[in-house]
The RNA shown here (transfer RNA) has 75 nucleotides and comes from a Betaproteobacteria bacterium. Lineage of the source: Bacteria > Pseudomonadati > Pseudomonadota > Betaproteobacteria. It was read from a public genome assembly. The prediction has a mean pLDDT of 82. It matches the Rfam family "tRNA". Rfam classes the family as a transfer RNA.
RNA sequence: CGUCGAUUAGCUCAGAGGCAGAGCAUCCGCUUGAUAAGCGGAAGGUCCUUGGAUCGUUCCCAAGAUCGACGACCA
Numbered sequence: 001c002g003u004c005g006a007u008u009a010g011c012u013c014a015g016a017g018g019c020a021g022a023g024c025a026u027c028c029g030c031u032u033g034a035u036a037a038g039c040g041g042a043a044g045g046u047c048c049u050u051g052g053a054u055c056g057u058u059c060c061c062a063a064g065a066u067c068g069a070c071g072a073c074c075a
Stems, first nucleotide, its partner, number of pairs: 001071007010024004018055001026042005048064005
């Protein structure tokens, strides 16, 4: 430098144009002699950024950012 992929809750990840989700973690309650486990509930989001297309975007298009894989170049 090029090609490809990834970016969504604290963590790990789904989702795919019309109300953003799961598991784990956290908090509260139930249960227990107590703890763990289990059960119920709650809280938690700039869907990487900017612009464009659209009646409407987390999702499509362009540019950029960061990370990763592979390749090239230099030494």